[in-house]
């Protein structure tokens, strides 16, 4: 002093141009280290659509909901 672990700001940890991760107390969730505040990704329903005989699996849209305990 920059870069990452959704985003802003703080915390926690890693890494030096790279963007990951076995790391961030310890487990649990699909829910992503944590607090706020988000609703980005995640789950869900309804609807379009791609491929397809059909299924399976993707993609867009709207609406809902938004991890847990323990230190």
């Nucleotide at each position: 002093a920059c870069u990452u672990g959704u985003a802003u700001c703080g915390g926690c940890a890693a890494g030096u141009a790279u963007a990951a991760a076995a790391a961030g107390a310890c487990a649990u969730u699909a829910a992503g280290c944590c607090g706020a505040u988000a609703g980005c990704g995640u789950c869900c329903a309804c609807u379009c659509u791609g491929u397809u005989u059909a299924a399976a699996c993707g993609g867009g849209g709207u609406g809902g909901g938004g991890u847990u305990g323990u230190a």
The RNA shown here (Pistol ribozyme) has 71 nucleotides.
The model forms 95% of the base pairs in the Rfam consensus.
Its mean pLDDT, the model's own confidence on a scale to 100, is 87.
It matches the Rfam family "Pistol ribozyme". The literature on the family includes a 2015 paper in Nat Chem Biol by Weinberg et al., "New classes of self-cleaving ribozymes revealed by comparative genomics analysis". Its family is annotated with catalytic activity in the Gene Ontology.